[in-house]
Molecule: transfer RNA
Organism: Candidatus Niyogibacteria bacterium CG10_big_fil_rev_8_21_14_0_10_42_19
Order: sequence, then C1' cells, then structure tokens
RNA sequence: GCGAGCGUGGUUUAGUGGCAGAACAUUUGCUUCCCAAGCAAGUAGCGCGGGUUCGAUUCCCGCCGCUCGCA
Repeated sequence: GCGAGCGUGGUUUAGUGGCAGAACAUUUGCUUCCCAAGCAAGUAGCGCGGGUUCGAUUCCCGCCGCUCGCA
C1' cells in the first nucleotide's frame, strides 16, 4: 500500500429497521455479632460525521480505532 472483519454501560456480550436486554462489577438496603454468601432495588451503554427512511444500534458513504490476511 491492497483486501476483509469488528466497534453496544467499568468488563464480557445479545439484539440487526419500531421500548436497548443479560451476566459480572459498582452503589444502597435487608439478612448476620462481624465478614463472606444470599435476597431486593438503583446508577451506568449503541466510536464520530453525513445520507436513506415516518422511524436507524440495525441499511448506505466517509473518518477514527482494533484485529486478521496479502504484498
């Protein structure tokens, strides 16, 4: 340099046009003499810009980042 894939809470991920879900972690409460475990509740997310659409995390284009292949 060329080609391909991926980018979603702090972490790992599901979702692929119509309300963004889970696990772990974290915070608070309950329980316990204390800790751990358990139970309940809360906080926290679609990489950036543009396009298509009534509606975009999802489709298209560009950029950025990561990974892989070729040279």